Model confidence (mean pLDDT): 77 of 100. Bacterial RNase P class A from a Pseudomonadota bacterium, 339 nucleotides, folded computationally. The RNAcentral record of the sequence draws on ENA.
C1' cells in the first nucleotide's frame, strides 16, 4: 500500500418543552371509627396507620439480537418401588459446564498459497436390505473361453465395486450412553353483584312487600349463617448458575479469592413525541490532485436531507440459529514497491 483472515466494540450526541410507566419522599381531600337514620345521609371523634383521588419534588425505565421457539437448564404442578421392554436424542478423543444437541483443546478428513474455515468423524466377520450409468452378468453367485481324471484351476473389454473377506449405517440395525408429562394461560391465596347449594329460624292464626308510622291492598315466601364458583384483585415477578474491576490456576473454554455495584418489571401490556444545534451516513455542485482513463477514487467548501439498519422485554437463565444501515479497535497471512 492492495488484497484477505481472526477476536472484540459502538448502535447518534448535547440542550429545551410536553407526555407514559412504575419506585422513594412530602401536602391536600374523600373513606375507614361511633352514634342516630326515612338507608339517602346528618352529627361526633378524626395522634398515629391503611386503601383511593389530585398535585409537588427526586431519581429508574429495551436488545445485540428482546426475534424464532431449535436444544438445555431453574421454577411449579401431576405422575413415579426396582428392573426390563417399546420410543426418541447423542456419537473421533480428552476436557468445561447446573446441563447441553453448547464450548475448548487435540487427532483425522476436506477447502484454501497463507493466516485460517468446514465436519452427514462409532461399527460393514451379528443380521436384513440396496448399488445409478456403462456392463453379457451388480450382491449370489451363476455365466464365457480354455484347462484338468474331477464345477480342477486360470482369464474375462465395463465399472466405485466382477467372479471376493467390495461399497452403503444420511436405509434398517448392531454397540455404548442420556431421556416421566405438562407449562407462568405453571401455580397458590383474597374474593363483590346475581343466580343454584345447604343448614337453622319465622310465615296462609297472612310473613315479606307497597311504606317511616296508622288503616288498606296483595297473597308464598322471607331473614340468618356456612360453602363452591365467576367477574375482579394479589402473590409468582425479577438478587441472579447476576455484572464489573484486580490478583491466583489452567494452552483454553472454564474456575478460585478479595473489593466494588444494583442494572426494566409492564401486563387489553409503559420504555414516546416535538423543537433546536452539531457528528456520521446518502445525494447534488464548485476546486485540487490523482488515475488502471470510467458513468472512477481521494481531499477541501457549500447546500439539500434530517437520525438513517434489523427489529422491540413478558417467569428466568446458559446456547444455537437466522435478521442487521454504517463505523471503530487489536492481532494475524499474501503480494507488490521503497529504505
Nucleotide at each position: 500500500g492492495a488484497a484477505g483472515c481472526a477476536a472484540g466494540c459502538c448502535a447518534g450526541a448535547c440542550a429545551g418543552c410536553c407526555g407514559c410507566u412504575g419506585g422513594c419522599c412530602g401536602u391536600c381531600g374523600u373513606u375507614g371509627c361511633a352514634a342516630c337514620u326515612u338507608c339517602g345521609g346528618u352529627u361526633g371523634a378524626u395522634c398515629a396507620c391503611a386503601a383511593c383521588g389530585a398535585u409537588g419534588g427526586c431519581g429508574g425505565g429495551a436488545g445485540g439480537a428482546a426475534g424464532g421457539u431449535c436444544c438445555g437448564g431453574a421454577c411449579u404442578c401431576c405422575a413415579u418401588a426396582g428392573a426390563g421392554c417399546a420410543g426418541g436424542g447423542u456419537a473421533a478423543c480428552g476436557g468445561c459446564u447446573a446441563a447441553c444437541g453448547g464450548c475448548c483443546g487435540u487427532c483425522c478428513g476436506u477447502c484454501g498459497c497463507a493466516a485460517g474455515g468446514c465436519g452427514c468423524g462409532g461399527a460393514a466377520c451379528a443380521g436384513g436390505g440396496c448399488c445409478a450409468c456403462a456392463g453379457a452378468g451388480a450382491c449370489g453367485a451363476g455365466c464365457g473361453u480354455a484347462u484338468u481324471u474331477a464345477g480342477u484351476u486360470a482369464c474375462g473389454g465395463u465399472g466405485a465395486a466382477a467372479c471376493g473377506c467390495g461399497g452403503u449405517a444420511a436405509c434398517c440395525u448392531c454397540u455404548a450412553c442420556c431421556c416421566g408429562g405438562a407449562g407462568c394461560a405453571a401455580u397458590u391465596c383474597c374474593a363483590a353483584a346475581u343466580a343454584g347449594g345447604c343448614a337453622c329460624g319465622c310465615g296462609u292464626u297472612g310473613a315479606u312487600g307497597c311504606u317511616g308510622c296508622u288503616c288498606g291492598c296483595g297473597g308464598a315466601g322471607c331473614g340468618u349463617g356456612c360453602g363452591g364458583g365467576u367477574a375482579g384483585g394479589a402473590a409468582g415477578c425479577u438478587u441472579g448458575a447476576g455484572c464489573c474491576g484486580u490478583g491466583g490456576a489452567g494452552u483454553a473454554a472454564u474456575u478460585c479469592a478479595c473489593g466494588g455495584c444494583c442494572u426494566a418489571g409492564a401486563g387489553g401490556a409503559a420504555u414516546g413525541g416535538c423543537u433546536g444545534u452539531c457528528a456520521u451516513a446518502g445525494c447534488g455542485a464548485u476546486c485540487g490532485g490523482g488515475u488502471u482513463c470510467g458513468u472512477c477514487c481521494c481531499g477541501c467548501u457549500c447546500g439539500c436531507c434530517g437520525u438513517a439498519a434489523c427489529a422491540g422485554a413478558a417467569u428466568c437463565c446458559g446456547g444455537c440459529c437466522u435478521a442487521u444501515c454504517g463505523g471503530c479497535u487489536u492481532g494475524c497471512u499474501u503480494c507488490a514497491c521503497u529504505u
Its Rfam family is "Bacterial RNase P class A". Rfam classes the family as a ribozyme.